[in-house]
A computed fold for a 74-nucleotide RNA from a Clostridia bacterium, annotated as transfer RNA. The coordinates come from a structure-prediction model, not an experiment, and the mean pLDDT is 81. It was read from a public genome assembly. It matches the Rfam family "tRNA". It is annotated as a transfer RNA. The source organism's lineage runs through Bacteria, Bacillati, Bacillota and Clostridia.
RNA sequence: GCGCCUGUAGCUCAGUCGGAUAGAGCAUCGGCCUUCUAAGCCGAGGGUCGCGGGUUCGAAUCCCUCCAGGCGCG
Numbered sequence: 001g002c003g004c005c006u007g008u009a010g011c012u013c014a015g016u017c018g019g020a021u022a023g024a025g026c027a028u029c030g031g032c033c034u035u036c037u038a039a040g041c042c043g044a045g046g047g048u049c050g051c052g053g054g055u056u057c058g059a060a061u062c063c064c065u066c067c068a069g070g071c072g073c074g
Stems, first nucleotide, its partner, number of pairs: 001073007010026004019057001028044005050066001052064003
């Protein structure tokens, strides 16, 4: 340099034939329970979906540039 893949909550990920409230588990916080802690149960907060642009009535999803990481080739 070229090709392919990945980037979504603090962490690990789902959602990728566009459809309208963006989710799960763990973690954090609060409550219940317990003599206390852990475990268990209930609830809450936390995201402008890597950046920017385009297409569209509508984009995490499609297209383009760039950024970061991984693999392969040279």